Record summary:
Predicted 3D model of a 75-nucleotide RNA (transfer RNA) from a Spirochaetales bacterium. It was read from a public genome assembly. The prediction has a mean pLDDT of 80. Rfam family: tRNA. Its family is annotated with triplet codon-amino acid adaptor activity in the Gene Ontology. It is annotated as a transfer RNA. The organism belongs to Spirochaetales, within Bacteria.
């Protein structure tokens, strides 16, 4: 180099055109215990980046980054 797939909270992950973008864990406030663990409630914090298409893109198309996998001396 060329196909292909992938990129979503601090980790792990669901979701895929109109969602307040869930869920665990971890964190931070409180509640509960005599303390500490458990355990229960709130918060926190997230669609890689740049363009089209759309009344609307995190979701679909293109380019680009970075990851992964597959593939080359062919005419």
């Nucleotide at each position: 180099g060329u196909c292909u797939c992938g990129u979503u909270c601090g980790u792990c992950u669901a979701g895929g055109g109109g969602u307040u973008a869930g869920g665990a864990c971890a964190c931070a406030a409180g509640g509960u215990u005599u303390u500490c663990a458990u355990c229960c409630u709130u918060g926190c914090a997230g669609c890689a980046g740049g363009g089209g298409u759309u009344c609307g893109a995190u979701u679909c198309c293109c380019c680009u980054a970075c990851g992964a996998g597959a593939u080359g001396c062919c005419a």